[in-house]
RNA sequence: CAGGUCGGCUGAGUGGUCGCGGCUCUAAUUAUCAGGGUCGAGGAAAGUCCGCACUCCACAGAGCACUUUGCCGGGUAACUCCCGGGGCGGGGUAACCUGCCGGAUCGGGCCACAGAGACAUACCGCCGGAUUCCGGUAAGGGUGAAAAGGUGGUGUAAGAGACCACCGGCGUCCCCAGUAAUGAGGGCGGCCAGGCAACCCCCAAAGGGAGCAAGGCCAAGCAGGGACCAGAGACUGCUCGUCUCACUGCCCCAGUGAUGGGGUUGAAGUCCCGGGUAGGCUGCAAGAGCUGCGUGGAGACAUGCAGCCCAGACAGAUGGCCACUCAAGCGGUACCAACCGCUGGACAGAAUGCGGCUUAUAGGCUGGCCUGUGGG
Numbered sequence: 001c002a003g004g005u006c007g008g009c010u011g012a013g014u015g016g017u018c019g020c021g022g023c024u025c026u027a028a029u030u031a032u033c034a035g036g037g038u039c040g041a042g043g044a045a046a047g048u049c050c051g052c053a054c055u056c057c058a059c060a061g062a063g064c065a066c067u068u069u070g071c072c073g074g075g076u077a078a079c080u081c082c083c084g085g086g087g088c089g090g091g092g093u094a095a096c097c098u099g100c101c102g103g104a105u106c107g108g109g110c111c112a113c114a115g116a117g118a119c120a121u122a123c124c125g126c127c128g129g130a131u132u133c134c135g136g137u138a139a140g141g142g143u144g145a146a147a148a149g150g151u152g153g154u155g156u157a158a159g160a161g162a163c164c165a166c167c168g169g170c171g172u173c174c175c176c177a178g179u180a181a182u183g184a185g186g187g188c189g190g191c192c193a194g195g196c197a198a199c200c201c202c203c204a205a206a207g208g209g210a211g212c213a214a215g216g217c218c219a220a221g222c223a224g225g226g227a228c229c230a231g232a233g234a235c236u237g238c239u240c241g242u243c244u245c246a247c248u249g250c251c252c253c254a255g256u257g258a259u260g261g262g263g264u265u266g267a268a269g270u271c272c273c274g275g276g277u278a279g280g281c282u283g284c285a286a287g288a289g290c291u292g293c294g295u296g297g298a299g300a301c302a303u304g305c306a307g308c309c310c311a312g313a314c315a316g317a318u319g320g321c322c323a324c325u326c327a328a329g330c331g332g333u334a335c336c337a338a339c340c341g342c343u344g345g346a347c348a349g350a351a352u353g354c355g356g357c358u359u360a361u362a363g364g365c366u367g368g369c370c371u372g373u374g375g376g
Base pairs, nucleotide, nucleotide: 001372002371003370004369005368006367007366008365009364010363012325013324014323015322016321017320018319020040021039022038023037024036025035026034042347046358047357049356050355051354052353053352054211055210056209057208066207067206068205069204070203071085072084073083074082075081086101087100088099089098090097091096102202103201107200108199109196110195111194123141124140125137126136127135128134129133149167150166151165152164153163154162168192169191170189171188172187173186174185176183177182215282216281217280218279224273225272226271227270228269231245232244233243234242235241247266249264250263251262252261253260254259289308290307291306292305293304294303295302296301326345328343329342330341331340332339333338
């Protein structure tokens, strides 16, 4: 320098102007308005897939059922997350990327097609017996993803771990290293007749339900309950009833008006009470918080000190325009550099909060490592 690989950070900036939402000041009983100050989206605010906080409800104890997790150690409030490590594979020259992970001798079930047979089986072949046939045989052939460990020997009618040597696997015992998963080594046993647990199952561990529209507080109007007010007289022995006057509300007529006349009504009003609707407040923004500097650790992470306060709703704000700059693209002058002009900025967007995962994302900055080439 070129190519690659794994991370980390950032994801437009400054000014002006017109607006929007919260808080606060001028500001005073409240409200409205005005002006000033201050704060105002993200790395994913998204999907809502995991795990929590918080709230209400339920709850003697144990078991069953159901669901989830599943190599080991650590981190964490917790996790299906993160960090470190182990085993068996696949890709790459390499850095590195990537798949899988309890149990297949408790038991059941399944194993397409082909094949005689998919877990107990004899199709061809080989051997024996008297021909069809019967028996033995897993050496050889054939089928298949998968069919009795491999090589050599002994053995036999032919064969075969039937037996022997070596190799491979499995089981068991011992020892060493490691916290452990596991790794290295040794002894013994012919134990060697498959796979699937993302089929049931077995083992171990964990798991109450609903969710901020949770929950708490205040509380119009209407309806309900209660209290206060509801006069005087006559008729009748009394109650009921009727009548007259007065009072309240409504309607009509006359009058400029005060008022008068007539009709009609027995209500209307005020206060209190409980539950609670509309509505309001709260939960709800000081937190598993952010920034800086240290300390411990291999790391995830933990911790000390200092500083900071950082959106919050009506499911509704967080924007538009202009100028310059920055990244990018196109065109012109031009060898390049440079200048000028034009275009123009990814994905997206809070709604109780937090930790993860996953998904979307134009571009920019930066670190480690690997391979190749050249130079010193």
This is a predicted structure of a 376-nucleotide RNA (Bacterial RNase P class A) from a Chloroflexota bacterium. Rfam family: Bacterial RNase P class A. Gene Ontology terms of the family: dimeric ribonuclease P complex, tRNA processing and ribonuclease P activity. Rfam classes the family as a ribozyme. Lineage of the source: Bacteria > Bacillati > Chloroflexota. Model confidence (mean pLDDT): 77 of 100. It was read from a public genome assembly, where an Rfam model found it.